[in-house]
Transfer RNA from Allomyces macrogynus ATCC 38327, 73 nucleotides, folded computationally. Rfam family: tRNA. It is annotated as a transfer RNA. The prediction has a mean pLDDT of 81. The gene name in the source record is tRNA-Arg-CCG-5-1.

């Protein structure tokens, strides 16, 4: 340079057009407890990589572009 995938909270990971974007770790306050650890409960955190376009409605569908990976030359 070609092709082909992947980008969603600190981290993983689901969601493929319509509810308030789900869950796990993890982190924060409380209970438990003579302190911890385990348990319990509650709570913050995602402008869904950017930017346009479609469409009554986009994380989802197209178009450009940017990270990363994998491949062919």
């Nucleotide at each position: 340079g070609g092709g082909c995938g992947c980008g969603u909270g600190g981290c993983c990971u689901a969601g493929u057009g319509g509810c308030u974007a789900a869950g796990g770790c993890g982190u924060g306050a409380c209970c438990c407890u003579c302190c911890g650890a385990a348990g319990g409960u509650c709570a913050a955190a995602a402008u869904c990589g950017a930017g346009g376009g479609u469409u009554c409605g986009a994380a989802u569908c197209c178009c450009u572009c940017c990270u990363c990976g994998c491949u062919c030359g």